[in-house]
Molecule: small-subunit ribosomal RNA
Organism: uncultured bacterium
RNA sequence: AGAGUUUGAUCCUGGCUCAGAGCGAACGCUGGCGGCAAGCCUAACACAUGCAAGUCGAGCGAGAAAUUAGACUUCGGUUUAAUGGAAAGCGGCGAACGGGUGAGUAACGCGUGGGAAUUUACCUAGGAGUGGGGAAUAACUGUUGGAAACGAUAGCUAAUACCGCAUACGCCCUAAGGGGGAAAGGCUUCGGCCGCUCUAUGAGAAGCCCGCGUCCGAUUAGUUUGUUGGUGAGGUAAUGGCUCACCAAGGCGACGAUCCGUAGCUGGUCUGAGGGGAUGAUCAGCCACACUGGGACUGAGACACGGCCCAGACUCCUACGGGAGGCAGCAGUGGGGAAUAUUGGACAAUGGGCGCAAGCCUGAUCCAGCCAUGCCGCGUGAGUGAAGAAGGCCCUAGGGUUGUAAAGCUCUUUCAGCGGGGAAGAUAAUGACGGUACCCACAGAAGAAGCCCCGGCCAACUCCGUGCCAGCAGCCGCGGUAAGACGGAGGGGGCUAGCGUUGCUCGGAAUUACUGGGCGUAAAGCGAGCGUAGGCGGCUAAACAAGUUGGGGGUGAAAGCCCGGAGCUCAACUCCGGAACUGCCUCCAAAACUGCCACACUAGAGUUCGGGAGAGGAGAGUGGAAUUCCCAGUGUAGAGGUGAAAUUCGUAGAUAUUGGGAAGAACACCAGUGGCGAAGGCGGCUCUCUGGCCCGGUUCUGACGCUGAGGCACGAAAGCGUGGGGAGCGAACAGGAUUAGAUACCCUGGUAGUCCACGCCGUAAACGAUGAGUGCUAGACGUCGGGGGGCUUGCCCUUCGGUGUCGCAGCUAACGCAUUAAGCACUCCGCCUGGGGAGUACGGCCGCAAGGCUAAAACUCAAAGGAAUUGACGGGGGCCCGCACAAGCGGUGGAGCAUGUGGUUUAAUUCGACGCAACGCGAAGAACCUUACCAGCCCUUGACACGCUAGGUCGCGGAAUCCAGAGAUGGAUUUCUUCAGUUCGGCUGGACCUAGUGCAGGUGCUGCAUGGCUGUCGUCAGCUCGUGUCGUGAGAUGUUGGGUUAAGUCCCGCAACGAGCGCAACCCUCAUCCUUAGUUGCCAUCAUUUAGUUGGGCACUUUAAGGAAACUGCCGGUGAUAAGCUGGAGGAAGGUGGGGAUGACGUCAAGUCCUCAUGGCCCUUAUGUGUUGGGCUACACACGUGCUACAAUGGUACUUACAGUGAGAAGCGAAGAGGCGACUCCAAGCUAAUCUCAAAAAAGUACCUCAGUUCGGAUUGCACUCUGCAACUCGAGUGCAUGAAGCUGGAAUUACUAGUAAUCGCGGAUCAGCGCGCCGCGGUGAAUACGUUCCCGGGUCUUGUACACACCGCCCGUCACACCAUGGAAGUUGGUUACACCUUAAGGCAAGGAUUAAAAUCUUUGACUACGGUACGAUCAGCGACUGGGGUGAAGUCGUAACAAGGUAGCC
Repeated sequence: AGAGUUUGAUCCUGGCUCAGAGCGAACGCUGGCGGCAAGCCUAACACAUGCAAGUCGAGCGAGAAAUUAGACUUCGGUUUAAUGGAAAGCGGCGAACGGGUGAGUAACGCGUGGGAAUUUACCUAGGAGUGGGGAAUAACUGUUGGAAACGAUAGCUAAUACCGCAUACGCCCUAAGGGGGAAAGGCUUCGGCCGCUCUAUGAGAAGCCCGCGUCCGAUUAGUUUGUUGGUGAGGUAAUGGCUCACCAAGGCGACGAUCCGUAGCUGGUCUGAGGGGAUGAUCAGCCACACUGGGACUGAGACACGGCCCAGACUCCUACGGGAGGCAGCAGUGGGGAAUAUUGGACAAUGGGCGCAAGCCUGAUCCAGCCAUGCCGCGUGAGUGAAGAAGGCCCUAGGGUUGUAAAGCUCUUUCAGCGGGGAAGAUAAUGACGGUACCCACAGAAGAAGCCCCGGCCAACUCCGUGCCAGCAGCCGCGGUAAGACGGAGGGGGCUAGCGUUGCUCGGAAUUACUGGGCGUAAAGCGAGCGUAGGCGGCUAAACAAGUUGGGGGUGAAAGCCCGGAGCUCAACUCCGGAACUGCCUCCAAAACUGCCACACUAGAGUUCGGGAGAGGAGAGUGGAAUUCCCAGUGUAGAGGUGAAAUUCGUAGAUAUUGGGAAGAACACCAGUGGCGAAGGCGGCUCUCUGGCCCGGUUCUGACGCUGAGGCACGAAAGCGUGGGGAGCGAACAGGAUUAGAUACCCUGGUAGUCCACGCCGUAAACGAUGAGUGCUAGACGUCGGGGGGCUUGCCCUUCGGUGUCGCAGCUAACGCAUUAAGCACUCCGCCUGGGGAGUACGGCCGCAAGGCUAAAACUCAAAGGAAUUGACGGGGGCCCGCACAAGCGGUGGAGCAUGUGGUUUAAUUCGACGCAACGCGAAGAACCUUACCAGCCCUUGACACGCUAGGUCGCGGAAUCCAGAGAUGGAUUUCUUCAGUUCGGCUGGACCUAGUGCAGGUGCUGCAUGGCUGUCGUCAGCUCGUGUCGUGAGAUGUUGGGUUAAGUCCCGCAACGAGCGCAACCCUCAUCCUUAGUUGCCAUCAUUUAGUUGGGCACUUUAAGGAAACUGCCGGUGAUAAGCUGGAGGAAGGUGGGGAUGACGUCAAGUCCUCAUGGCCCUUAUGUGUUGGGCUACACACGUGCUACAAUGGUACUUACAGUGAGAAGCGAAGAGGCGACUCCAAGCUAAUCUCAAAAAAGUACCUCAGUUCGGAUUGCACUCUGCAACUCGAGUGCAUGAAGCUGGAAUUACUAGUAAUCGCGGAUCAGCGCGCCGCGGUGAAUACGUUCCCGGGUCUUGUACACACCGCCCGUCACACCAUGGAAGUUGGUUACACCUUAAGGCAAGGAUUAAAAUCUUUGACUACGGUACGAUCAGCGACUGGGGUGAAGUCGUAACAAGGUAGCC
């Protein structure tokens, strides 16, 4: 000191969370020792038991037990004297301290600093005195009441108890004359000591008064009647309304009174860099309280914790009449609670009370006990030790790690244990602690380690298990079969007698900002002005000294913190000294600044004179155009309205048009980022009244100023009240459309309202989302209103005030602002502090109402948000391309059949592929096989591979035949034995077989674990990088722009310059020519033949190798002198010549685990292997792709011409022969430019003549052919017979731009056989393209965005369900409290009476008064049927409101 978390990424705003420190803690796991501390935070709840305040015989009377002595004696004892001194009493002092607690208290209670009108026992230092008398009373004794507590009565007695008399240095009162008031003795060693009285000093203690400081709430704004003051009196120790009588009417309050809530205050403690914030245990100071409320008595001191009286609640005793009690003292008990100790020892020390003292008392205190509650210290061993042991874990199988760790060897003994000695604390004596601390000796590594964490923050990683389950989680978030995040293990990290968790406080948080924040768009400027209080305030000189500054003094308790030192072995802890305590009071000094007082000034502000502009405001009048209505004329069938229509109007005459009239409202053009106004707002013209502003000059006043909490007036539209008015428009409403619906958008009508007058309302996205004022800080260009100057008189220069655009510095998160600031400063006001809940509820104020102003909480989320970036998207825009549309041509969709798919069926109909980009696809060919599926039957190291071990090779094995069986398989017979080396030995190796063991095998799952391959966008023109530059950054630039291209193709320009993958080219093929080469090819010339058949030739064709050729190269035009485009020439070919191969970065978790490979999982006498049969060929139906047709551009028959690619030895098969034919027989040639398939077909000629036909051929019957082990399920073909549907195909949809479509046949792969499919080949051979508005797809630039899983996106509200908190509510329960009245205990006071010398005492009355009662309010809280909205909740319903022009721009 920061970090995580909003986003695809970025910057900012902003909240949430974490890391730190702390605690009187608690809980979980664990636990060796010691020192020092701490220990009911909750029920100020209730308390059994014991103890916590007594002491003095040197104040007094009396005097028990016991002891001694004497006397008497019935030997039991009795009695006398002395000693003795218990218990109780009178009296004195103490008990008001010490100890506890924090309920109350927001207060002179506390803190701090002052003050005057006071008291003070004991103590202190002085002065004076202590003379002489008296009357009682307890104890005690007797009688007596009561259960008890406790009394009553008679009698006796003492005092340092009580009362007078005398005296009075000080003292008190006074009218200044005078008056008043004391005392006590005791002890003694006879020296004295302790006392007493009066007065007075000091100390300490206490009471009272004052300044300042001391929590929250204004949803508490008024409060107070002894209240505020005065006079007099009373009262007190003392001032004082403290109390009373009278008089006055004050006092307090926005600088927060009163009321409500909460709380003991402080030194300090915790935290923090500090300022601060939180807190007030232990220790210390003060206060308050003592079961609750009231009261006084005694006393120096109390309104008294262990005293009294009364009332109340509770508990206990009781003989029922009446009594007793108060742990918030120390222990302890119950209860409450997450939670807090022993019914211990001692007065040895320190201190307190009493006493002359000894001493007694002391749960104050000192100690001990319990407790890891905290802080501090120590230990649980040290050294050596590699075979890097074993075991564990991981593994790429090699190893790694645990790990010098262990074992082993060599040592040590702190602590604990055991034994011995043994303190200080005490000055003579006295030691609870305590046989403690400490010291010595002994034994033995011996008795002593856990807890949390390991995804990021945050230090530490693997395996297994689990499979959105179980679970984790402080925040973000993990878990749906490869989890470093769950659980276990190994390993690692952290701390350590502790470690984690929870709770709370401060910090981080500059997240309340004084130090130290903000308000255009993130939360935040009041809608706007006037103005009160308040705050702030120009210039010059002087005075004062409140603030301010400097210095001195007093105080700021101790402890604590800090610094230095010292003592316990160290430390914690303790002790000593210092500093500090930032404060308050007071004295002295200074006079700059602020302030105050008074004198001047004119720059701020105002005044005066002269001009000026203006939709500024109010009232009255007036004008024309238009709309609608009414009247009349002309005129006839429609008008109106819309995307298209209809509702509506019109033959009863509309619309249209002409003339006349009425009414109301608004003011075209001018008109302008023009003007005016504080804002809202203001627009025809004229008049009247009136506010403000600007310019120019002068005079005067002399700071008169700025802002402005409350307050007051203003304030669009809508709305409300009363009365008018009502043309047009037009919520509501009605109808018509649209639509799935349409309570909307569109249309036809139409009421309030809009208008006027008066009165309310008081809000708007009332916006520049920007408060007001003042000063300062570059400019440029417009425009409005004035002034000045110049000249060429319509321009230029300049100045003041407005209103705009651009722009520098500066500011800003960015966008942007920028002399009209969002810049630099000052002054004042208002406002903000995460999102939702909510501008809501409750309360209050205002309002006729609607509603407005003020304004929360519970609960819930981890975000909500601003600006900008890159994409994607838009029923946004621009440009461009493509058989995309259009223009054409032929199809599909209808029929029959083929084929694939879905569905259905089935034992099985194996599996995969599903928009384009699945569906004649994998499959270039399912009768068996294939085959993966089904039924059945077999096998289990296996159908197949490689090892190892053992055995065997006259044994097995192979082949053939036969038998059983559906077959696999089993059985029988026959037959065949085997390779190399050789030491000739079954010796070695190989091969084969058997048994066993490792393992094989899987078309089983996961294409969402993967490789490879493929599809698609798309042969679209794009996709990127380096360096530089710009930007805080994501990113941008380059790649955009102007042209051009098929193309990011090229040119030009440019903060870019270059480069890469793509494009193009290089490759293959076709088209032209040349060269080379001529066999199996060719034949012009020569000869020859039925025939290029042969000789011959290779010129041509052709074949196949190598070359040439095309490059916008040339010319014209155009373009920018470019790139290019266009026309032309030449050329076989012309602008990419045609075709192919070639597929950038990437997208679709696209496809494939069933081609292959492969991780993980699963099966292992089966999910493997074999085999027979069946199935993949099913069939109500739906779809895709094809074939054949519906006919005459045709069919049939006949005739006969012209190709090219290819294939062929288990093959192609000529010729010949047979059959109607499929085909068969025989058989030549051919390893193929030689032979064969092979015949090309469309073409041509004839007939048919528009018909379900001489079209069409499905279906079916019969008979055959071929392949094959086998054509039943289930092949193809042939002949004869049969002759369905179909007459050009709805909505819709598809291919194709030239040798293309269309049409015609031929070949091939697979293959025993089988295709209308697929892959190729050639023959014949068109039509059309104006063009880019529209549909689809794509590219590029730009724009909007709330999308980023990216529009198949996002997202809103009602309803339904569950849960949560909350408002209202008839009421009900309780707390607090004001006021009035009633009653009134104890008590003191007052008055009277009795008594007395007087007091005391007794008694009566009065007012006051606690508790209590009655009545009526206020306020707070709990519950409450029902009810309101709100929040939350993977997959509910209805719609589609918002985000794109969101499909009607959105919002207030």